[in-house]
RNA sequence: GAUCUGAAAAAGCAAACCUUAGAAAACUUAGGGGCGCAAAGCCACGGGUCUAAAUCCCGCCAUGGCGGGACAAGAUGGCCGGACUGCCGAA
Numbered sequence: 001g002a003u004c005u006g007a008a009a010a011a012g013c014a015a016a017c018c019u020u021a022g023a024a025a026a027c028u029u030a031g032g033g034g035c036g037c038a039a040a041g042c043c044a045c046g047g048g049u050c051u052a053a054a055u056c057c058c059g060c061c062a063u064g065g066c067g068g069g070a071c072a073a074g075a076u077g078g079c080c081g082g083a084c085u086g087c088c089g090a091a
Stems, first nucleotide, its partner, number of pairs: 006088001012037002017032003021028002035078001041084001043082001045081003048076003055070006
């Protein structure tokens, strides 16, 4: 120095929940909070999962709506794989 690995110290991120703002919803922003995290940094590329406003189909109907179904172009990187980048460092 490299690889493997995650002991120590420093620094970092932040689940549930509460408040706030946005969204049809999933979910997200900001503040508090702290379950956890050595990539819990980053990219929706592949798979998975969640949601269904709009759209399409069916039924009812007073033709304005109501009910049911399908659907991601929406969401999730703290579900998995993959790309890129990266701090410290014992045995």
Overview
Model confidence (mean pLDDT): 83 of 100. Predicted 3D model of a 91-nucleotide RNA (c-di-GMP-I riboswitch aptamer) from a Candidatus Auribacterota bacterium. Of the family's consensus pairs, 95% are formed in the model.